Notes
Transfer RNA from a Clostridiaceae bacterium, 76 nucleotides, folded computationally. Rfam family: tRNA. Model confidence (mean pLDDT): 80 of 100. Lineage of the source: Bacteria > Bacillati > Bacillota > Eubacteriales > Clostridiaceae.

RNA sequence: GCACCAUUAGCUCAGCUGGCAGAGCAACUGACUCUUAAUCAGUGGGUCCUGGGUUCGAAUCCCAGAUGGUGUACCA
Numbered sequence: 001g002c003a004c005c006a007u008u009a010g011c012u013c014a015g016c017u018g019g020c021a022g023a024g025c026a027a028c029u030g031a032c033u034c035u036u037a038a039u040c041a042g043u044g045g046g047u048c049c050u051g052g053g054u055u056c057g058a059a060u061c062c063c064a065g066a067u068g069g070u071g072u073a074c075c076a
Base pairs, nucleotide, nucleotide: 001072002071003070004069005068006067007066010025011024012023013022019056027043028042029041030040031039049065050064051063052062053061
């Protein structure tokens, strides 16, 4: 340099064929009793990596770029 993969909540990750953005854990609040905490219920939390395009409509499709990873080529 080239090819491929990944990027979605604080963390780990789902999200099918384009049609309301989710789960677990963590955090917070409340209840409870078995009180360094456990259990139960609830609440909050999002630039879906960035920019552009297609479309009535994009996390999802297309183009360019960024970051990380894997493989590979070349040089030395």